RNA sequence: UGGGGCAUCGUCUAAUGGUAGGACAGCGGUUUCUGGAACCGUUAAUCGUGGUUCGAGUCCAUGUACCCCAG
Numbered sequence: 001u002g003g004g005g006c007a008u009c010g011u012c013u014a015a016u017g018g019u020a021g022g023a024c025a026g027c028g029g030u031u032u033c034u035g036g037a038a039c040c041g042u043u044a045a046u047c048g049u050g051g052u053u054c055g056a057g058u059c060c061a062u063g064u065a066c067c068c069c070a071g
Stems, first nucleotide, its partner, number of pairs: 001070005007064001010024004018054001026042005047063005
């Protein structure tokens, strides 16, 4: 430099173009002599900028970061 892939709560992982969910972690509570475990509740996210659409995490363009292949 060319080609391909990937980017979603703190972490991991879902989501036919139609309410962004789950698990773990965190916080609060119940239980316990204490801790752990268990149970209940709760906080938190779509890489950036534009475009298409009634409606975009999803489709399109471009940029950024990372990974793979070729040179």
Background: The RNA shown here (transfer RNA) has 71 nucleotides and comes from an uncultured bacterium. Its Rfam family is "tRNA". Rfam describes the family as follows. Transfer RNA (tRNA) molecules are approximately 80 nucleotides in length. The coordinates come from a structure-prediction model, not an experiment, and the mean pLDDT is 80.